[in-house]
Context: one part of a larger RNA
RNA sequence: GGCACACGGUGGAUGCCUAGGCACCUAGAGUCGAAGAAGGGCGUGGACGGCUGCGAUAAGCCGCGGUGAGGCGCUGAACAGCCUUUGACCCGCGGAUUCCCGAAUGGGGAAACCCAGCGCUGGUAAUGCGGCGCUGCCACCGGCUGAACACAUAGGCCGGUCGGCGACAAGCGGGGGAAGUGAAACAUCUCAGUACCCCGAGGAAAGUAAAUCAACCGAGACUCCCUGAGUAGUGGCGAGCGAAAGGGAUCAGCCCAAACCGAGCACGUGCCAAGCGGUCAGGCGUUGCGUGCUGGGGGUUGUAGGGCGCCUGCCCGGGUCCUGACCGGCCCGGCGGGAGUUACCAAGCCGAGCGAUAGUCGAAGCGCGUGGAAUCGCGCACCACAGAGGGCGAUCGUCCCGUAGACGAAACCGCUCGGCCUCCCGAUGGCGUUCCUGAGUAGGUCCGCACCCGUGAAACGCGGACUGAACCAGGGGGGACCACCCUCCAAGGCUAAGUACUCCUAGGUGACCGAUAGCGGACUAGUACCGUGAGGGAAAGGUGAAAAGUACCCCGGAAGGGGAGUGAAAUAGUACCUGAAACCGCGUGCCUACAAGCGGUCGGAGCCCCGUAAGGGGUGACGGCGUGCUUUGCAUAACGAGCCGGCGAGUUACUCGUCUGCGGCGAGGUUAAGCGAUGAGCGGAGCCGUAGCGAAAGCGAGUCCGAACAGGGCGAUCACAGUCGCAGGCGGUAGACCCGAAACUGAGCGAGCUACCCAUGGGCAGGUUGAAGCGGGGGUAAGACCUCGUGGAGGACCGAACCGACCUACGUUGAAAAGUGGGCGGAUGACCUGUGGGUCGGAGUGAAAGGCUAAUCAAGCUCAGUGAUAUCUGGUUCUCUCCGAAAUAUAUUUAGGUAUAGCCUCGGAUCAAUUGCAUGAUGGCCGUAGAGCACUGUUUGGACGCGGGGCCCUACCAGGUUACCAACUUCAGGCAAACUCCGAAGACCAUCACGUGUACUCCGGGAGUCAGUUGCUGGGGGAUAAACUUCAGCGUCAAGAGGGAAACAGCCCAGACCGCCAGCUAAGGUCCCUAAGUAUCAGCUAAGUGGGAAACGAUGUUCGAAUGCACAGACAACCAGGAGGUUGGCUUAGAGGCAGCCACCCUUGAAAGAGUGCGUAACAGCUCACUGGUCAAGUGUUCGGGCGCGGACAAUGUAGCGGGGCUCAAGCUGAUCACCGAAGCUGCGGGCGCGACUUCUGUCGCGCGGUAGGAGAGCGUUCCCAUGCCAGUGAAGCGGCGACGCAAGUCAGCCGUGGAGGCCUGGGAAGUGAGAAUGCCGGCAUGAGUAACGAAAGGGGGUGAGAAUCCCUCCACCGAUUGCCCAAGGGUUCCUGAGUAAAGUUCGUCUGCUCAGGGUCAGUCGGGACCUAAGGCGAGGCCGAAAGGCGUAGUCGAUGGCCAACAGGUUGAUAUUCCUGUACCACGUCGCACCCGUUUGACCGACGGGAUGACGAGGACGGCUAGGGAUCCCAGGCGAUGGUCGUCCUGGGGUAAGCGUGUAGGGGCGGUUCCGGAAAUGCGGAGCCGCGAUACCUGAGGCGCGAUGCCAGCUGGCUAUGAGCCGGCGAGUCCCUGACGCCAAGCCUCCGAGAAAAGUCUCUAGGGAGGAUGCGCGUGCCCGUACCAAAACCGACACAGGUGGGCAAGUAGAGAAUACUAAGGUGAUC
Repeated sequence: GGCACACGGUGGAUGCCUAGGCACCUAGAGUCGAAGAAGGGCGUGGACGGCUGCGAUAAGCCGCGGUGAGGCGCUGAACAGCCUUUGACCCGCGGAUUCCCGAAUGGGGAAACCCAGCGCUGGUAAUGCGGCGCUGCCACCGGCUGAACACAUAGGCCGGUCGGCGACAAGCGGGGGAAGUGAAACAUCUCAGUACCCCGAGGAAAGUAAAUCAACCGAGACUCCCUGAGUAGUGGCGAGCGAAAGGGAUCAGCCCAAACCGAGCACGUGCCAAGCGGUCAGGCGUUGCGUGCUGGGGGUUGUAGGGCGCCUGCCCGGGUCCUGACCGGCCCGGCGGGAGUUACCAAGCCGAGCGAUAGUCGAAGCGCGUGGAAUCGCGCACCACAGAGGGCGAUCGUCCCGUAGACGAAACCGCUCGGCCUCCCGAUGGCGUUCCUGAGUAGGUCCGCACCCGUGAAACGCGGACUGAACCAGGGGGGACCACCCUCCAAGGCUAAGUACUCCUAGGUGACCGAUAGCGGACUAGUACCGUGAGGGAAAGGUGAAAAGUACCCCGGAAGGGGAGUGAAAUAGUACCUGAAACCGCGUGCCUACAAGCGGUCGGAGCCCCGUAAGGGGUGACGGCGUGCUUUGCAUAACGAGCCGGCGAGUUACUCGUCUGCGGCGAGGUUAAGCGAUGAGCGGAGCCGUAGCGAAAGCGAGUCCGAACAGGGCGAUCACAGUCGCAGGCGGUAGACCCGAAACUGAGCGAGCUACCCAUGGGCAGGUUGAAGCGGGGGUAAGACCUCGUGGAGGACCGAACCGACCUACGUUGAAAAGUGGGCGGAUGACCUGUGGGUCGGAGUGAAAGGCUAAUCAAGCUCAGUGAUAUCUGGUUCUCUCCGAAAUAUAUUUAGGUAUAGCCUCGGAUCAAUUGCAUGAUGGCCGUAGAGCACUGUUUGGACGCGGGGCCCUACCAGGUUACCAACUUCAGGCAAACUCCGAAGACCAUCACGUGUACUCCGGGAGUCAGUUGCUGGGGGAUAAACUUCAGCGUCAAGAGGGAAACAGCCCAGACCGCCAGCUAAGGUCCCUAAGUAUCAGCUAAGUGGGAAACGAUGUUCGAAUGCACAGACAACCAGGAGGUUGGCUUAGAGGCAGCCACCCUUGAAAGAGUGCGUAACAGCUCACUGGUCAAGUGUUCGGGCGCGGACAAUGUAGCGGGGCUCAAGCUGAUCACCGAAGCUGCGGGCGCGACUUCUGUCGCGCGGUAGGAGAGCGUUCCCAUGCCAGUGAAGCGGCGACGCAAGUCAGCCGUGGAGGCCUGGGAAGUGAGAAUGCCGGCAUGAGUAACGAAAGGGGGUGAGAAUCCCUCCACCGAUUGCCCAAGGGUUCCUGAGUAAAGUUCGUCUGCUCAGGGUCAGUCGGGACCUAAGGCGAGGCCGAAAGGCGUAGUCGAUGGCCAACAGGUUGAUAUUCCUGUACCACGUCGCACCCGUUUGACCGACGGGAUGACGAGGACGGCUAGGGAUCCCAGGCGAUGGUCGUCCUGGGGUAAGCGUGUAGGGGCGGUUCCGGAAAUGCGGAGCCGCGAUACCUGAGGCGCGAUGCCAGCUGGCUAUGAGCCGGCGAGUCCCUGACGCCAAGCCUCCGAGAAAAGUCUCUAGGGAGGAUGCGCGUGCCCGUACCAAAACCGACACAGGUGGGCAAGUAGAGAAUACUAAGGUGAUC
């Protein structure tokens, strides 16, 4: 270290539970708000953090009811203190109070804050201060006032309003209105009038009482449901879109305008008139007429209606109409009738009943047993209009709350009924007349929209623009238009019910969830946290019956633990029920240190344990075989997964379509909505079927075409079944199996980052250069010009701060999501920077890079449409059985997709038919392989040789010749996919026989497949290349395991249902690894050939054939010769066999070249050919066959037999015998499928590899129903053992844990099965005790349980900063005490950590009560579909203007704030003083006039001060060792505001006249006069007072020894230096010409009877104030980054560079 077992840890699955959710039903309610809502902020308790309640009357106050003994809400116990039978607490009803914000409404504003005015009031001498109320805008009403313009109107002012504003889930109406998508692209179209934005209303909304439909029949408002019907239609006639009649639900109808009448008002007109209801008579006379307006009556329709006139008809009484009579009209009252509070007219009151908002009564059980506990078991009872449910120590009808049933309200509210009450009516009909009946309307044209209707033949309806009627003898409609006919009456309005929805209340239900589920949220949840913001958005339940929550003891600093105790249980101990797995341990048994490994499986020695034994269990030396899962395919170096646990994907809807099964009825079947008691039933509207044919009209067992009776098509005829449910398969429409885009669109949120702009502030050490101008000199007629000086310009120079970012190194899981180190660029400018503001998404901004717009940019972010779409990738969960593909054809904006066919499966036809398949036979047919050359072409040689060429001859004609070319013919020999005189094997067709047995074919349901691959054969392409490509045939793989080929999808053998320690074989093998022959016979190979390779090469070897030479002596070797003419000739310097050229003869001889090589300058020399001798037998050459050799070079290591190793073989060839060898075959046993037979139990036969896929049968999970059953004597779950089943799984059972539920059987319903989706969530590993611990110095001592880290000290570091002070930002981090779990990169006694307590003091500092800039908002106003935009008066808004306090002391923590001392500002005036005035005007004085306030940049001089130094002064010290009383050493040498003085310096002032303006004595302009540089105004500093003070250093005393207290004393000066500060907003120069308002001064207008001034006294509000300035801000961090302003010491130095130091700080958290 491995395996096993036992025991633990970690972790939080599982089971059980539920406090919370989800869905629905029934009823209620359907608003709240200026009488201040919704929603918040802040408070409120004795002590109080959160929740709840409440509001300064603050977990509450009052009244009325209910209840009745205990209460002071929950977390959350205890304490303290209270209340209560004089009725507390609690519940209900009504009332009171109700801070601040918010529509927010007095003004403002950064919501919860600031600041007011008026009236009343408290208080003060008075101001200040306090309390209460009112004060918004708009609209409407009333009144007053009142322009241009006389009246009037607009406008203004005042008063009134229970008028409006804002909030709210869904539903509703309206104004605007997308895109992704679909159309397999896309533009009309679709998505869709959807999403979204906006406006508005209500409990519903909308719509609604026919200028409607219809069709010659009729209906009779609207809305909603069913159906019609996916029909009629519409439609790139594509995708799609899509009506109406019919049946039901519920029902309800009305009112104006107008004509006419009368009244009032106004205007006009009229005066011999007209008129006064009619007649007659009288009388009157501004009474009339016309027009307009107001209200009253009248009137409201289409077979037209109404008005007016006449006629007819109609209860009673009274009044009136100039007078009288009659008639008539009108009005009032009575009577009768009718109606009514949602429309049609309208406001209530009373009573009754019922209901809602608190409540009350409410039956019936005991004993024994077990147990911690009884509700369990047993026994015997009881109640039940109550056996719903919950609780109680386990499961209770009879224990508790309840339940059935029965009762109950002082008060508010709702409904119903009645009465009072209110309103209406008391008719009508007929005739006539022609008065009325909705005008910029209907209609038209053009352009749009909406209707089923997309411009179409396009009616009807609606809108915009332009036009523009009729008047009942009229008008609209009936789908262009016209006629006839029918029907209705527009241009005004109201209207319940039926319908939609649920933020909310109450009750109830669930084959809904049960903590990864169910709402995001069972718990402090819209919380923590993230983001500038819009917005996003978690995790997290369980002790026990009861806290009985462990007294006491021990160890320990604590945490924690051990005893003891509680409890049924403590391995139930607040990290708490059960407590799985990953992961981490401890113990025991076996194994393990030469071994190589998808880790298992088969065999198996030894050891250990149990058992009497048989046997079982653990381990496993050694051996055989063996490359996971997934995936189309893979060991693949293709993908995914670290491991474990939980979650995680074909669902649901639709009177949709179709098929199958089951069921009902059947030539019929069936209802839908709805009604009904949630029932039975009713309901036949409708749908399907029963008849077809035709394009249709239409006809009909026929019909259509046709002239037809012809002919033909489709039907009918024998015949024929449908339909409605339920379940299942598949399809359609929906997100439709799940996850996944890049994008598009809408509405919002962002300029605290960054870009640019606006306003207002700030910053730039030091050094250098030396422009213009000016001055002096020279020069000129004058200039120009030259020169010296002065001067101080510049997108000038060098260089810090500051800004930037060129190079390089480091860094790269960083210190840092862009930095650090060293160099670098700009650094008075187009510079940098703070604060406030403006501009934004197809938009902004951009000195322009497509840069930047919050770490995001060729179109930000958030939410929404949205579950966009995805011919693409990935994933898709239990078992068994049967069958089982395809990778092809055709088409395709098609090629990785799809459709149809092909191939698969299931059912039927089918117990049919000589249909299929196989073999054989017979008969046909064909033109390939082969072959051939007869055709078509091509082709080599020969013969012949037409014809032609050459040569010869030739005047011509001819002729000759030819080793040239050559047709035809012929001989010999070839070639062909597009040649065939021929021609197989074989394929195909047919017939027959035999075998097989539904295999074939057809119909119907369901698929999958359209990437194929390789081997062999035959071809094409290619190169007779490819693991290439493309066809055809066959096979394998795919989807096929087994044996062989070492290993190796496709090769060889062979097709796996399961078992066997049986047998036989195939391919291939038999020396060892390794099963089987060291088998036999005969050869070959020497190369480890075998065990990689070619042309080519070779005297390898073996066999064969052929041919030379050879005993007359070959071949090889040795001995000898190899000569002469001659140095052949030529050439040449030479050329003598041997540079080269020519020739290459002759002689001698056995033989010898005018020479085969070497060699020389040339010769020479050495050789060879050739010859003789010696030797003695074979020796050469050529061709062919077998096996070998060379050719032959690669990278870690042999490495080209699998290895060892092999040589008459263990190689190769031939032959022979035997054996091994597979999941093949056989044997034995078993299972399943199909078929046949059967004695009904089996027998027999054939089968059982399998991906996509089809079909079938089952297992398991959760819940429901029914019958039963188990359970504290122990349910589920969890850990094991055993047994059973082919499997998913199960339980005859057993042990442990656990502590309350569980299950069989038969049905039913599904959120129903996990290993993979770079899945989601959680836990735990690995890497690994590894990297790192974030710039930097440490040593000693102290404290403490413990110290590198805390404290002290020495030493070191910073020191234009690492010091000190502010602004922003943060928000208690500040101080003190205590602590050490966590945080702190280690430690920790320490801390910016935890706990407790404490701490921020202002008239003068900053802000407000003052002002304005950019900009914001904005009464009225203008503009705009809405939302809203702009903007006047105004009002806000500092980064600016204005404005009064200094020094010292003091605390642990605050100080310009407290204290001491000394000041100043504003206001008031009880007091004191003084002066002026009272109309001959003291004094005040504008919201008006004027001045001032009031402004740039650069440069330069001077005077000062701060600060610094100090040789001068003071205090203290002074040498043990060479010197030192000194220019020695150490320290100090300080002091404000204010008041007074008024210096350096800077500046001109006054008077008068005219003109301007509302006015002016003020101001401006112009003119005149005067004055004086010793004046006047201004003005740093100095000096004096402040200050006999304070401070500092030195020093004394006391003391509680500290976070202490109280005293005393010296010098305090001159010299040097000296600012960027002050004089100074000055001065000079320059051009780019450099805020506003308030304040202040002044002037009048005006006010005005008391007032000014001084002193004294009084008053003086709100907010901020701690701490940090980097460890407290922005960067996720105690982060090497970033962050605006001020102060600015010493020495050296130009300097703020740099170096070292001071004050002060720090030693940087391994």